The RNA shown here (transfer RNA) has 72 nucleotides and comes from Arsenophonus sp. Its Rfam family is "tRNA". Rfam's curators write: Transfer RNA (tRNA) molecules are approximately 80 nucleotides in length. The coordinates come from a structure-prediction model, not an experiment, and the mean pLDDT is 81. The RNAcentral record of the sequence draws on ENA. Lineage of the source: Bacteria > Pseudomonadota > Gammaproteobacteria > Enterobacterales > Arsenophonus.
RNA sequence: AUCCUCUUAGUUAAAUGGAUAUAACAAGCCUCUCCUAAGGGCUAGUUGUAGGUUCAACUCCUACAGGGGAUA
Numbered sequence: 001a002u003c004c005u006c007u008u009a010g011u012u013a014a015a016u017g018g019a020u021a022u023a024a025c026a027a028g029c030c031u032c033u034c035c036u037a038a039g040g041g042c043u044a045g046u047u048g049u050a051g052g053u054u055c056a057a058c059u060c061c062u063a064c065a066g067g068g069g070a071u072a
Base pairs, nucleotide, nucleotide: 001071002070003069004068005067006066007065010025011024012023013022018055027043028042029041030040031039048064049063050062051061052060
C1' cells in the first nucleotide's frame, strides 16, 4: 500500500429489511434472612462516526475511525 473480517447496554453475545433491538452476568431498588451470600420481583442502560438507498436499516451501499488477519 491492497484485500478480507469484526465493531450492538458496564462485560459477553443474539437479532432473515418490518414486534417497544433480546438474553445472561454486572449495577440500582424491593423482598427473603438474626446478618451476609444465594434465591424471588422490579427498574435503568445499547446498534463506532458521518452520509446514502428504501414506505421502513443493527441488517444493504459509500467514506472515515478502531481491533484482528492475509498478500506485497